This is a predicted structure of a 1391-nucleotide RNA (small-subunit ribosomal RNA) from an uncultured bacterium. Model confidence (mean pLDDT): 82 of 100.
[in-house]
RNA sequence: AGAGUUUGAUCCUGGCUCAAGACGAACGCUGGCGGCGUGCCUAACACAUGCCAGUCAAGCGAGAAUCUUUAAAUUGAUUCCUUCGGGAUGAUUUUUAAAGAGGAAAGCGGCGGACGGGUGAGUAACACGUGAGUAACCUGCCUUCGGGAGGGGGACAACACCUCGAAAGGGGUGCUAAUACCGCAUAACAUUGUUUUAUCGCAUGGUAUUACAAUCAAAUGAUUUAUCCCCUGAAGAUGGACUCCCGUCUGAUUAGAUAGUUGGUGGGGUAACGGCCUACCAAGUCGACGAUCAGUAGCCGAACUGAGAGGUUGAUCGGCCACAUUGGCGACUGAGAUACGGCCCAGACUCCUACGGGAGGCAGCAGUGGGGAAUAUUGGGCAAUGGGGGAAACCCUGACCCAGCAAUGCCGUGUGAAGGAAGAAGGCCUGCUGGUUGUAAAUUUCUUUUACCGAGGAAGAAGAAAUGUCGGUACUUGGGGAAUUAGGUCUGGAUAAGUACGUGCCAGCAGCCUCGGUAAUAUGUAGGGAGCAAGCUUUAUCUGGAUUUAGUGGGUGUAAAGGGUGGGUAGGUGGGAUUGUAAGUCAGAUGUGAAAUGUCAUGGCUCAACCGGUGAAACUGCAUUUGAAUUGUAGUUCUUGAGUACUGGAGAGGUUGACGGAAUUCGUAGUGUAGCGGUGAAAUGAGUAGAUAUUAGGAGGAACACCAGUGGAGAAGGCGGUCAACUGGACAGCAACUGACGUUGAGGCGCGAAAGCGUGGGGAGCAAACAGGAUUAGAUACCGCGGUAGUGCGCGCUGUAAACGAUGAUGACUAUCCGUCGGCGAUACACUGUCGGUGGCCAAGCGAAAGCGAUAAGUCAUCCACCUGGGGAGUACGACCGCAAGGUUGAAACUCAAAGGAAUUGACGGGGGCCGGCUCAAGCGGAGGAACAUGUGGUUUAAUUCGAUGAUACGGGAGGAACCUUACCCGGGCUCGAACGGCAGGGGAAUGAAUCAGAGAAGGUUCAGUUUUCGGACUCCUGUAGAGGUGCUGCAUGGUCGUCGUCAGCUAGUGCUGUGAAGUGUCGGGUUAAGUGCCAUAACGAGCGCAACCCUUGCCAUUAGUUGCCAUCAGGUAAAGCUGGGGAUUCUAUGUGGGACUGCCACCGCAAGGUGUGAGGAAGGGGGGGACGACGUGAAAUCAGCACGGCCCUUACGUCGGGGGCGACACACGUGUUGCAAUGGUGGGUACAGAGGGAAGCUACCCGGCGACAGGAUGCAGAUCUAGAAAACCCAUCCCAGUUCGGAUUGGAGUCUGCAACCAGACUCCAUGAAGUUGGAUUCGAUAGUAAUCGCGCAUCAGCCAUGGUGCGGUGAAUAAGUUCCCGGCCCUUGCACACACCGCCCGUCA
Repeated sequence: AGAGUUUGAUCCUGGCUCAAGACGAACGCUGGCGGCGUGCCUAACACAUGCCAGUCAAGCGAGAAUCUUUAAAUUGAUUCCUUCGGGAUGAUUUUUAAAGAGGAAAGCGGCGGACGGGUGAGUAACACGUGAGUAACCUGCCUUCGGGAGGGGGACAACACCUCGAAAGGGGUGCUAAUACCGCAUAACAUUGUUUUAUCGCAUGGUAUUACAAUCAAAUGAUUUAUCCCCUGAAGAUGGACUCCCGUCUGAUUAGAUAGUUGGUGGGGUAACGGCCUACCAAGUCGACGAUCAGUAGCCGAACUGAGAGGUUGAUCGGCCACAUUGGCGACUGAGAUACGGCCCAGACUCCUACGGGAGGCAGCAGUGGGGAAUAUUGGGCAAUGGGGGAAACCCUGACCCAGCAAUGCCGUGUGAAGGAAGAAGGCCUGCUGGUUGUAAAUUUCUUUUACCGAGGAAGAAGAAAUGUCGGUACUUGGGGAAUUAGGUCUGGAUAAGUACGUGCCAGCAGCCUCGGUAAUAUGUAGGGAGCAAGCUUUAUCUGGAUUUAGUGGGUGUAAAGGGUGGGUAGGUGGGAUUGUAAGUCAGAUGUGAAAUGUCAUGGCUCAACCGGUGAAACUGCAUUUGAAUUGUAGUUCUUGAGUACUGGAGAGGUUGACGGAAUUCGUAGUGUAGCGGUGAAAUGAGUAGAUAUUAGGAGGAACACCAGUGGAGAAGGCGGUCAACUGGACAGCAACUGACGUUGAGGCGCGAAAGCGUGGGGAGCAAACAGGAUUAGAUACCGCGGUAGUGCGCGCUGUAAACGAUGAUGACUAUCCGUCGGCGAUACACUGUCGGUGGCCAAGCGAAAGCGAUAAGUCAUCCACCUGGGGAGUACGACCGCAAGGUUGAAACUCAAAGGAAUUGACGGGGGCCGGCUCAAGCGGAGGAACAUGUGGUUUAAUUCGAUGAUACGGGAGGAACCUUACCCGGGCUCGAACGGCAGGGGAAUGAAUCAGAGAAGGUUCAGUUUUCGGACUCCUGUAGAGGUGCUGCAUGGUCGUCGUCAGCUAGUGCUGUGAAGUGUCGGGUUAAGUGCCAUAACGAGCGCAACCCUUGCCAUUAGUUGCCAUCAGGUAAAGCUGGGGAUUCUAUGUGGGACUGCCACCGCAAGGUGUGAGGAAGGGGGGGACGACGUGAAAUCAGCACGGCCCUUACGUCGGGGGCGACACACGUGUUGCAAUGGUGGGUACAGAGGGAAGCUACCCGGCGACAGGAUGCAGAUCUAGAAAACCCAUCCCAGUUCGGAUUGGAGUCUGCAACCAGACUCCAUGAAGUUGGAUUCGAUAGUAAUCGCGCAUCAGCCAUGGUGCGGUGAAUAAGUUCCCGGCCCUUGCACACACCGCCCGUCA
């Protein structure tokens, strides 16, 4: 920083899509470690359980358990004495009482439960942000400075007893303490009222001060004697309350809202101001600068993105607000609450209940259910930080600090490093040589981060000491061993990275363009590759790219977009000079803009992320203040903007009235007779009841020829006979007056074509609707005959048009030239200067281009209107307007990847111009009707092999289907194979003949043969890699070929023009068969085509003279160049030359060139014919000529062989042959070619046969031999008939070829004798030795279905000299929404 996508290509407009970053994320696949963050976005849904707010005995009373001591009673071990009865001692047990210690649980009292923690439902608001204000306020604890604390009193809990209730919870009586409560005293610098003085301010007023009056206080306790605590006053700090400027989403399809509403007075209430509340009075207040209403939303610091301006967001952290199950703005207490873990009432829900009543509130931390794509532990600790209470010790603290879970994010790190080519094996690909995976692995050496094991072991603790959740953690050290893991996405383009196989518009992919229909780099898989990496993709969302809402930074003539037009309100904006002011702009200073975040520097964790109570800048804002200029504002002044006055001319400017002639129609009268009218042609229509035509005079309505003009005037719509009246505006001249009065203009108000609506009158012509006539497949149309609304007038409504210059208004500036209208100066006219209009061509400039260009679409300024992809749609709904028709305003769902503008090249046009063509016309002969031949379709069949199918398939592949050919069908066989050939192993000569069975292929048997000096040759069997295929794809291909078309075109180099596609050249004017040549020319010079060069034919010369020729000489025959001889002639020839060039003449033309009964010449303007086919076009034809990629078959889709088929036959078509006859048929006679072929051949001649042909025989490897040319001509006959025309078909008999003529050959003879009497619509060929007609050859070939193909000669015409039309073609131009290119595109209806 851009890219893809509209087109055949181009430029532009314009939308869609992508690459980037981000995230409280989620899904898929995968997952080593550590650090630091983060973690219910949905149901402000419901919640089990535990914990989250207590503390103070140094305020107070009472005080359980327990312990100690004393006393009394009781028990009675042991010991002593004993009179044995007992006595003494008294450990020990139990009970009671007193005192002391102790301090549980609860209570009175104090402080704290208004903080901390959670959530974002509500809220569009002084809620938040920012900056001010309070002279209108409060503030517990804390700090500072003063003053004070004297003396009394009466209660209530706890407790005891009684009592109600299931419980929760009460009730009654009685006792009692206090830092609880209440009087009294004292008291001002406190409060209130009155008052004096001074001073200040911002209106009310504040501050200080004087005097008087009234009112109000306390609490004691502890002791270590430091003090804390209590009351009161002032000040501070902190925290709050209120007010205000400014800022804070969307909708006008929400335009009016408001009654305590706005203000005042009195009163009340509050910490305080205030309609905050109340009574009365007034009628205000807000709103287009968006009130009210509706929807959505916690706000900000900041976060993400962006170059920035902006856009989006408001998780974590921090500030503010609001809320705490819902509502009551419920109140109480309190310094502070209208109170998350307080109270009351009501609602819903849950739980307990003895049914009478009660209890509860996780949007605190964990956790549960539910919802959802989705979000964690019912953990540890108060060690640190902070908070509450306390004098303190200390207690409490799910705040907080830690740990756990989650790749949820950011950062760091690892999964090894170095060497290592036989480039291993394996995989994949392959052109089979190799390439790639790949130094990758193996292997050698080394290291040990991390993980694991052992040992040591912190800081965080502040200090005299003690005190560590984390944690035996971080970290350090030792050990052993490469050991302990790499994945996901993409690979057609944009976008880095391509091959194979599978699939076959299927399966699938896809964000956009698109991919897939048998060779898919786009699907799936494999093995490669690319880019990331403990992650990688996908999805959702936001920003960017998008200058695609454009202030920075867009547009509006044709792409979306100028209002139909005017005057004008609000608003915006505005000339010169000068004075004041200081609201805006700009600059400086000051205050503020919390911290955190972000930036720079620096420091600490090994680095980084992260962190810092390190520093700096920044926070672009707001406020205050100072200053210069300018805008504003308040004055004064000026004349150039604007306007007024005066003078003058121009005009279809408007309104009203009157008048005029031409024409149409109608009616009256006359003349006159059969037609008129209308059309492409007709008909409907009107007319003998007298039309049309014509004459006269009349009625009525509407419109105003000529003049008339890119002429005029008007804001636009629109305005046209003449005259008059009334009236608006513009222009010029002059410079008297006003003195910025200007400009634009949202709403609102006027005007506004045609059609339409209402009402009244009018109505000649024209004419929607309607009717009938034509046209047509139909014709609800175009054409024609009628005809009503309407068109015209008055008064109203409607309010729209391609209302267009598709171009808003105003002002200024920027080269020329040529017209025209109206003025003025000057003037005889012309020329010329200037002002205002209206046109044309153009400079600069602009523009995507075409174009615009002083009348801008140029350069600037001001204001208004409008646009933001196409369709849906100017539609729906709503509102407003309208009598209605309808108009104005004006969406969304859904759908597409385009829609569009300008220009370019083609193709196309029932567009134009020019040109040539057997294209038509003119003429000749055919096809289409018949029979037959042949090809095709169709049908049939075991098979009727395949392919060709408009022109450009159909007597074409096929220039020879009985077998073969042959590819098809039915039987029978073979499988290294029918053919070729490589390697390895083994065997054998090869080969020939006979015979058997068989349809044959092939097989069996026998016989002959037994190589060569060697190497080897030949052949058989087995194996192997390979064969073979007329199987598929001509839409994978080469080559070849048909067509456009033998049409004149097709290109590129350099230059030039254009942003570009492209253009120019190649266009234009003449010319030509021709882009042939000439002239002109931003083109110049070339190439492939054209022409010429080649072959043939037509004339001549020369050379040569056999097989051809025979004039002359000689010989000779029945005849004959038959013989000798000759080269003269004809002729022959792969020989060599000449000849034709508009060269000459005349005319036309610049030239090129054209024309001619021209001359000459064999030939005259390309002499005739052939070969030769530019760039290209159709997915044209051919895989069955051949070649070839891919796919398919391999005891068969290969191959051999027998038979059949390709020859079928209700039918249809094409191409031909023969005919229908007298320009003829038949019989007889007679003449003249050319070009080719010939040895398994052509054959003279003789003989047999009616003949096809057969038997002999001769010549010829060819200018030597071979072949009766036919039509024509002569004679005769037939006499217009289904014939002496025509010959199909059929019967019989034969000939020939061939292994073989049944399916299915040709030919001969005899007999038979069909259709057919010139062919509908339609259609084909050919312009001179041509058409027509006549015969003769050749290829293929044993023969032939050949009437085909291809050559040859004989006889030998007619017509045109043009291009209107049909067909196809070339060039130029024009239109185009076509480019698969008119066989296009595309609209509607139906399914």